Context: one part of a larger RNA
């Protein structure tokens, strides 16, 4: 000197971009943050056409629970844990899975029983329930077909260190659904592609040795079970092995990385914000569903805490977004909006959506603009300070001309959207008008360090980074005067380089 997610003292016009609980993974009121599909299906209410006197009959628009599907494993949030294949980074996977999408090949024949919703009766204060009876499907179930698929034998190719690949045969065994404005779309069975995951592996990155020995599923093998998959992942049996001064075990610390910051560079330091990866979701723990979880707003047990209760019992989970309480030096609104960008449902209108985009606050950072710009005396007044001659504050001021970035009133008025559609927003920008008009501090002047005098006090009040002032003429304390830096900031603190 430079950087900071900063904090505090003093100040403080404006605008564009950013940024903003670093402490209690503390507790948490109240909203909101994941729905959507009627073109899968049943029933229920509304509105309402035609026809008809009515009954009925065909419709046709909407609403609400349910069955049914996808989606709730993304997105969004936090850094507790976790020194480990968590992560970088190159490999490998002849040990592997991938809904939706894209491409190829083949099929969707026949048959059943159920249920919720509803109705009927009932229990419960609730939460949530019991019978008992109806009834639909892309919900479930069985039978039939089966190239390719799985699984067993059998032979051929061309291999290998072998397992293992390719083809032909044959034997089990495995599938579907349907809607439809007839144009489609959707189903099932396999090949392959893309996308994402899964798992193995080398080699990289923290301190302590005042931690030196450590391990029983511990190492290895044979069989089994498991799982998409390999594997002591699991379990019987057998062996007696494995790791360790090249740092094992232990103990502290701690989420990685891309990057950021400093360095002239090795190198130090960090890991906010945005982007990858990981881990977590009141504590522990379990597993269902499902292409995918062991699931933040799903389910079950435990605890521990907060509510409701009719005392029998039941509810909750902000490390979503605002919002409150507590800690703290100390970090914001209980806002608009799906117009845009992705994103999930749907054939579509379209619903959703605190993801996003905006807008509020806050000098917390970075940039940029202003506070006015020229003339204006050998130089007012006032302040200071004096050797009383004058110095200086100072072209500063007034004063005379002249401009309006900004403001302030008035008009106008976007781009972001290719068509309908714009929260921001009457902004942003442009134009007219008005008027120097509204906007300057902070610190610091002994050396280091750029800037001096008076006066006050008298080792006292104080100052101080570090050396040091201060005990009667203090350029070092408090004040005023002038002075230097920097300027909407300036200065202290705290941190790393």
């Nucleotide at each position: 000197g430079g950087a900071u997610g900063a904090a505090c003292g003093c100040u403080g016009g404006c605008g564009g971009c950013g940024u903003g609980c670093c402490u209690a993974a503390c507790a948490c009121a109240u909203g909101c943050a994941a729905g959507u599909c009627g073109a899968a299906c049943g029933c229920u209410c509304c509105c309402u056409g035609u026809a008809g006197c009515a009954a009925u009959a065909c419709g046709g628009g909407g609403g609400g629970a349910g069955u049914g599907g996808c989606g709730g494993a993304c997105g969004g949030g936090u850094g507790a844990g976790u020194a480990a294949c968590a992560c970088g980074u190159a490999g490998c996977u002849c040990a592997u899975c991938u809904a939706c999408c894209c491409u190829g090949g083949g099929g969707c024949g026949g048959g059943g029983g159920a249920u919720a919703a509803c109705g009927g009766c009932u229990g419960g204060a609730a939460a949530c329930g019991g019978u008992c009876g109806c009834u639909a499907a892309u919900a479930c179930c069985c039978c039939a077909u089966a190239c390719g698929c799985u699984g067993g034998g059998a032979g051929a190719c061309g291999g290998u260190a072998g397992g293992g690949g390719u083809c032909u045969c044959u034997c089990a065994g495995g599938a579907a659904a349907g809607c439809u404005a007839c144009g489609g779309u959707g189903u099932c069975c396999u090949g392959g592609g893309a996308u994402g995951a899964g798992g193995c592996u080398g080699c990289g990155g923290c301190c302590c040795a005042u931690c030196a020995g450590c391990u029983a599923g511990u190492u290895g093998g044979c069989g089994a079970g498991g799982u998409a998959a390999c594997g002591g992942c699991u379990c019987a049996c057998c062996a007696a092995g494995g790791c360790g001064a090249c740092g094992a075990c232990g103990g502290g610390u701690a989420g990685g990385g891309g990057g950021c910051c400093u360095g002239g560079g090795a190198g130090g330091g960090u890991g906010g914000u945005c982007c990858c990866c990981c881990a977590c979701a009141c504590u522990g723990g379990a597993a269902c569903u499902g292409a995918g979880a062991c699931a933040c707003g799903g389910u079950c047990c435990a605890g521990a805490c907060u509510c409701c209760u009719a005392c029998g019992g039941g509810a909750g989970g902000c490390a979503g977004c605002a919002g409150u309480g507590a800690g703290g030096a100390a970090u914001a609104u209980u806002g608009c909006g799906c117009a845009a960008u992705g994103g999930g449902c749907g054939a579509a209108a379209g619903c959703c959506a605190g993801a996003c985009g905006c807008a509020g606050c806050a000098a917390c950072g970075c940039c940029g603009c202003g506070u006015g710009g020229a003339g204006g005396a050998a130089g007012a007044c006032g302040g200071c300070c004096u050797u009383c001659g004058g110095g200086u504050u100072g072209u500063a001021a007034a004063c005379u001309c002249c401009u309006u970035u900004u403001c302030u009133g008035g008009g106008g008025g976007a781009a972001g959207a290719a068509g309908c559609u714009g929260a921001c927003g009457g902004u942003a920008c442009c134009c007219c008008a008005g008027g120097a008009a509204g906007a300057a501090g902070u610190c610091u002047c002994g050396g280091c360090u750029a800037a001096c005098u008076a006066c006050g006090u008298g080792c006292c009040a104080g100052c101080a980074g570090c050396c040091g002032c201060g005990g009667u003429a203090a350029a070092a304390c408090g004040u005023a005067g002038g002075a230097g830096a920097c300027g909407a900031g300036c200065g202290u603190u705290a941190u790393c380089c």
This is a predicted structure of a 497-nucleotide part of an RNA (small-subunit ribosomal RNA, 5' domain) from an uncultured bacterium. Its mean pLDDT, the model's own confidence on a scale to 100, is 86. The RNAcentral record of the full RNA draws on Greengenes.